[in-house]
A computed fold for a 348-nucleotide part of an RNA from an uncultured prokaryote, annotated as small-subunit ribosomal RNA, central domain.
Context: one part of a larger RNA
RNA sequence: CUGGGCGUAAAGGGCGCGUAGGCGGAUGUAUCAGUCAGAGGUGAAAUCCCCGGGCUUAACCUGGGAAUUGCCUUUGAUACUGUAGAUCUAGAGGCCGAGAGAGGGUGGUGGAACUCCAAGUGUAGAGGUGAAAUUCGUAGAUAUUUGGAAGAACACCAGUGGCGAAGGCGGCCACCUGGCUCGGUACUGACGCUGAGGCGCGAAAGCGUGGGGAGCAAACAGGAUUAGAUACCCUGGUAGUCCACGCCGUAAACGAUGUGUGCUAGUUGUCGGGCAGCUUGCUGUUCGGUGACGCCGCUAACACAUUAAGCAGACCGCAUGGGGAGUACGGCCGCAAGGCUAAAACUC
Numbered sequence: 001c002u003g004g005g006c007g008u009a010a011a012g013g014g015c016g017c018g019u020a021g022g023c024g025g026a027u028g029u030a031u032c033a034g035u036c037a038g039a040g041g042u043g044a045a046a047u048c049c050c051c052g053g054g055c056u057u058a059a060c061c062u063g064g065g066a067a068u069u070g071c072c073u074u075u076g077a078u079a080c081u082g083u084a085g086a087u088c089u090a091g092a093g094g095c096c097g098a099g100a101g102a103g104g105g106u107g108g109u110g111g112a113a114c115u116c117c118a119a120g121u122g123u124a125g126a127g128g129u130g131a132a133a134u135u136c137g138u139a140g141a142u143a144u145u146u147g148g149a150a151g152a153a154c155a156c157c158a159g160u161g162g163c164g165a166a167g168g169c170g171g172c173c174a175c176c177u178g179g180c181u182c183g184g185u186a187c188u189g190a191c192g193c194u195g196a197g198g199c200g201c202g203a204a205a206g207c208g209u210g211g212g213g214a215g216c217a218a219a220c221a222g223g224a225u226u227a228g229a230u231a232c233c234c235u236g237g238u239a240g241u242c243c244a245c246g247c248c249g250u251a252a253a254c255g256a257u258g259u260g261u262g263c264u265a266g267u268u269g270u271c272g273g274g275c276a277g278c279u280u281g282c283u284g285u286u287c288g289g290u291g292a293c294g295c296c297g298c299u300a301a302c303a304c305a306u307u308a309a310g311c312a313g314a315c316c317g318c319a320u321g322g323g324g325a326g327u328a329c330g331g332c333c334g335c336a337a338g339g340c341u342a343a344a345a346c347u348c
Stems, first nucleotide, its partner, number of pairs: 005318002007302002012316001014201004021194003025088003029084003033081002035077008049065006091191001092188002094185006103177007110154001115149007125136002162169002206247006215241002220236004258315002261312003266293013297304001321348003330341004
């Protein structure tokens, strides 16, 4: 180097954009760099291999050949790859017309509930649990009525429904804004795919500064339980949860399944479009999503099965026994917490 892998056994980067690089549609033409063929030169000798020869044999010595898979020169071949130029439209993009959506950002606004405050009614309990107690209440609680304040989250609709690259996104309204799908097309003409580095985004928790703080609630306190109870249960309760700006950069960041392309039986549900038909709400058909089942095939099995884990080809990432260890050291990043990169001794 070739050969084997990555859903669950070790192994898909959290996700995207994109640089270098790798790979790349159809048809002529040119070239002959790669490629292929012939010839020549060179590729020291020894060694190795083959056929012989010499020491009684062997080791050893020795003759000839082969080999030296390479490089250079030259003559050709032109299918493929490359290169140059030309043409094309099936990839990709554009234009026109429609459409769906919790996609993102900003501002505003609504009702229910919880808590608190004020007032009215009203009286002895309330709360909580397996049972209790801590706790609240005659300084009038709980309950109930009216008014007010404040913060946070949006019941029903709601759906293996929708949107987004992922993280994720859910009251309503307006504005700004990204992507997607369908139909048409007389435009561009390979402009494509992937992507080491790099850059950006990235739940929760956490950090910095300033606000905010209703409910919930790490820590903490008390009451129980218990042999103990630094817990589970109960009463309280601070960071935090919320907002703005700036960091952090992790996760069972999961479909534990990288991205894009082509091909390979069907049946059935659902979401968004188009076309045709008719009895106008159904049938057929087509494109794009999202589910269930199921052939061929694949798989160690489970399962997967046109949304592949099937059949192929392109590019990237990753694994190589368990522990030591995602640790030490070094470097880079961070305010810190820590993150990224990443061993060895030793041991089984």
Model confidence (mean pLDDT): 90 of 100.